[in-house]
């Protein structure tokens, strides 16, 4: 560098009011990938090997949008819709205090965030998805 092969996302305990709520109210729980990175741990003590940020950078999905193909509805140049590729774009939240040469990472504390569709208003239910995927490990050559 090809090619392939596995693996690749969690979470409403109880309780309230209703006719209906895991959607609201109390109140509980969860945190995807890579980089950063002073922290803790193993060992052969030269070092090297594990773990370490949801709210720092970035990156998937989602969601919107551009063209191209092909598939299809429908009576009618002119419109709908799916499938694949494609072009762009959008995509959420942190402070205070120790420590310290240096932390939005340590420690302690008190905060905040979280697609679409579908239902009594959803991060935790159902659904697209036995889909897709940042990526991770390993094998051939």
């Nucleotide at each position: 560098u090809a090619c392939u092969u596995u693996c690749g996302g969690g979470g409403c305990a109880g309780g309230g009011u209703g006719u209906a709520a895991u959607u609201c109210c109390c109140g509980a729980c969860c945190g995807g990938c890579g980089g950063u990175g002073a922290a803790g741990a193993a060992a052969u003590a030269u070092u090297u090997u594990c773990u370490g940020a949801g709210c720092c950078c970035g990156c998937g999905a989602g969601c919107c949008u551009u063209g191209a193909a092909u598939c299809u509805g429908c009576a009618a140049u002119u419109u709908g819709g799916g499938u694949u590729c494609u072009u762009g774009g959008u995509u959420g939240a942190u402070u205070u205090g120790g420590u310290g040469a240096a932390a939005u990472u340590c420690c302690a504390a008190a905060g905040c965030c979280g697609a679409c569709a579908g239902u009594a208003u959803a991060g935790u239910c159902u659904g697209g998805a036995u889909g897709g995927g940042a990526g991770a490990a390993g094998g051939u050559g």
Predicted 3D model of a 141-nucleotide RNA (FMN riboswitch aptamer (RFN element)) from Bacillus testis. The sequence is in RNAcentral, with records from MGnify.